[in-house]
RNA sequence: CAGAGGGCCGCGGGAGAGAGCCGCCGCGGGCGGCCGCCGAAGGUGAAAGGCUCCGGCAGGGGCCGAAUCUCUCAGGCAAAAGGACCGCGGCCGGAGG
Repeated sequence: CAGAGGGCCGCGGGAGAGAGCCGCCGCGGGCGGCCGCCGAAGGUGAAAGGCUCCGGCAGGGGCCGAAUCUCUCAGGCAAAAGGACCGCGGCCGGAGG
């Protein structure tokens, strides 16, 4: 400074899926068990591609590798809260100029 990527705060928007069943207790509640289901906190997995190692070639090994995709560990399945992500405003920071 017309300040990259990144991060934080405030406001607004923001989906899905049983207020499931059973048992116990010291019963405004807690604990345990049994199924059903959801994906948008967090986490897992990885395609193209990239890097690298071995090898004369052919070929092989390792690493990196996004999401609202995938899994469903975690979380969730009335409302509230939370909520990826989006918009607006403010700030931190300092790649770069």
Overview:
A computed fold for a 97-nucleotide RNA from Rubrobacter sp., annotated as Glycine riboswitch aptamer. The coordinates come from a structure-prediction model, not an experiment, and the mean pLDDT is 79.